[in-house]
RNA sequence: GCGGCCGUAGUUUAAUGGUAGAACAUGCGGUUGUGGUCCGCAGGGCUCGAGUUCGAUUCUCGACGGUCGCC
Numbered sequence: 001g002c003g004g005c006c007g008u009a010g011u012u013u014a015a016u017g018g019u020a021g022a023a024c025a026u027g028c029g030g031u032u033g034u035g036g037u038c039c040g041c042a043g044g045g046c047u048c049g050a051g052u053u054c055g056a057u058u059c060u061c062g063a064c065g066g067u068c069g070c071c
Stems, first nucleotide, its partner, number of pairs: 001070007010024004018054001026042005047063005
């Protein structure tokens, strides 16, 4: 330098056009003599820009970042 894949919560990840979910973690509460386990609740997220569309995490283009391969 060229090409493929990926980018969603603190972490691991789902959602293939119609209000973005889960697990773990964190905070609070319940349970317990204390802690742990268990149960309930809460906060927290679509990498950025443009386009298509009534509507974009999703489709298209570009940028940035990560990863793999080739040179």